c-di-GMP-I-GGC riboswitch aptamer from a Chloroflexota bacterium, 88 nucleotides, folded computationally. The source organism's lineage runs through Bacteria, Bacillati and Chloroflexota. Its mean pLDDT, the model's own confidence on a scale to 100, is 85.

[in-house]
Formats: sequence, structure tokens, C1' cells
RNA sequence: UCUGAAAAAGGCAAACCCGGUGAAAACCGGGGGCGCAAAGUCAUGGAUCUAAAGCGGUAAUUCCGCCACGAUCGCCAGGCUGCCAGGU
Repeated sequence: UCUGAAAAAGGCAAACCCGGUGAAAACCGGGGGCGCAAAGUCAUGGAUCUAAAGCGGUAAUUCCGCCACGAUCGCCAGGCUGCCAGGU
């Protein structure tokens, strides 16, 4: 510096279940294991999810619409960092 076919020191952990947080999306802890060579990390660009607060409609505390400052890095791209093995 390139690559991730095989192997290996090891690592992470989807669905689902239990407990907790949250308005929700979702997150945290335990079990679990579908998968992952960055499934480490940063919401920067795109995308997706939610819609509490706010705004609008409504007779309305209901209901509907808009909206991210909320969420996802295990959706894509980009930044930073790193293990093992093989090649040069």
C1' cells in the first nucleotide's frame, strides 16, 4: 500500500422474549443469533421512520394536515480510526 477466497486471535449482534426509558420513531440492560471484514466511530450530504413542541383546519380538550431541533451509521455516500490473514 492493495485485497478479503480460505483460515484464524478474537469482535459485533437482526428477528423474537423479559425488564426499563420515551409521545412516538427508537434506545438501554439481560437472554437470543439472522447476519456482518469495519455491523468501530461522526447525523456532514442524500434517504427512510416518528411528529412531542409549534403552525394551520375544526364547535372541540377529539380528529386531520404541515413541520425535526427527535431517530436510524445493520439504507447509500463521505470523514476519522482500527484487528487478523494473504499479496506487493